[in-house]
Molecule: transfer RNA
Organism: Patescibacteria group bacterium
RNA sequence: GCAGCCAUCGUCUAGAGGCCCAGGACUGUGCCCUUUCAAGGCACCAACGCGGGUUCGAAUCCCGCUGGCUGCA
Repeated sequence: GCAGCCAUCGUCUAGAGGCCCAGGACUGUGCCCUUUCAAGGCACCAACGCGGGUUCGAAUCCCGCUGGCUGCA
C1' cells in the first nucleotide's frame, strides 16, 4: 500500500427496515426478606464509534473517516 471482518450500557451480548426513544445477563445503587451477613425477590441507573446518503421510516442498507483484528504485498 491492497483486501476481508468487526465496532451496541462499566463488562458480555440480542437485534437482519416499523412490533425498539433499543432487550437480556453480570456489575453497581435502593428497597424487601433476615437479629446480622450471604443467598433470594422487586425496582432503578446505564449503550447503538463519528460524518454523510438512501427511505415515509435506519442500531439494521450504502459511502467516507476513525479505531481494532486477520491475510497479501